[in-house]
Context: one part of a larger RNA
RNA sequence: UGUUGGUUGUCUGAGGGUAAGAUUUGUUUAGUACGAGAGGAACGAUGAGUCGCAGCCUCUGGUGUGUGGAUUGUCUGACAAGGCAUGUCUGGUAGCUACGCUGUAUUCGAUAAGUGCUGAAAGCAUCUAAGCACGAAGCGAAACCUAAAAAUAGAUAGCCAUUCUUGCAGAAAUGUGAGACGAAGACUCCGGAAGAAGACCGGUUUGAUAGAUCAGUAGUGUAAGUUUCGAGCUUUCGGGCGAGUAAUUAAGCUUUCUGAUACUAAGAGUCUGAGG
Numbered sequence: 001u002g003u004u005g006g007u008u009g010u011c012u013g014a015g016g017g018u019a020a021g022a023u024u025u026g027u028u029u030a031g032u033a034c035g036a037g038a039g040g041a042a043c044g045a046u047g048a049g050u051c052g053c054a055g056c057c058u059c060u061g062g063u064g065u066g067u068g069g070a071u072u073g074u075c076u077g078a079c080a081a082g083g084c085a086u087g088u089c090u091g092g093u094a095g096c097u098a099c100g101c102u103g104u105a106u107u108c109g110a111u112a113a114g115u116g117c118u119g120a121a122a123g124c125a126u127c128u129a130a131g132c133a134c135g136a137a138g139c140g141a142a143a144c145c146u147a148a149a150a151a152u153a154g155a156u157a158g159c160c161a162u163u164c165u166u167g168c169a170g171a172a173a174u175g176u177g178a179g180a181c182g183a184a185g186a187c188u189c190c191g192g193a194a195g196a197a198g199a200c201c202g203g204u205u206u207g208a209u210a211g212a213u214c215a216g217u218a219g220u221g222u223a224a225g226u227u228u229c230g231a232g233c234u235u236u237c238g239g240g241c242g243a244g245u246a247a248u249u250a251a252g253c254u255u256u257c258u259g260a261u262a263c264u265a266a267g268a269g270u271c272u273g274a275g276g
Base pairs, nucleotide, nucleotide: 005160006159007158008157009156010155011154015146016145017144018143021051022050023049024048025047026046027045028044034039052104053103054102055101056100060098061097062096063095067091068090069089070088071087072085073084074083075082076081106142107141108140109139114134115133116132117131163180164179165178166177167176168175169174181275184272185271186270187269189203190202191201192200209265210264211263213260214259215258216257218254219253220252225248226247227246229244232241233240234239
């Protein structure tokens, strides 16, 4: 763009895709069938695992350049608080992950090679010529994913419209232009479990969409300041310095998570658009 008015949802499923499954083993069947014995199955039933595939992050582990603590060098005059070196060490939420967790039946149909039944041609025989029955990890279906561009271009539900004004041509029917109204959509705007860009999903004051704030949760591990104690050093004998220690203090700091709260920003606007 088309699908013969426009638009928003929900579907159907012709067709297409997949390897989504593969395999080992224990118990039982059973010391049975079979076999002189030695040995020694299977169908079926019921457990466990390995590989692959898909999904997920409750648990375990990893990462964690948000973040907490410790510490080195240097700089901001000192303290405190910080900058720089992903500095180093040690924890760790969310997220992402595997080494973690979950799932991963079989059945039916038509057949191949093959096995047969009945059975003539050919009085016999013969699975085949007519007819009938079985038979594979393969094929098709059930499963999963996708799929109205399936041109026979589908179905269904809701909404809007099937209007107004006007120019030109025309006798008229009508044709061809301009403007208004107009369901809905798009852009812009606030964002995201979505994302290379588009796209997708949510919100836009009739609002909890993001930020901020507050509360919780979670992480780290007890902040600064003040006071207690402190091996000792020093002193003009009044005191001063002092690694650290204890209390205040389960503190302080942080919070990609949860909730609450319109405080801030979603303002103002632009475009498309059916009208037979």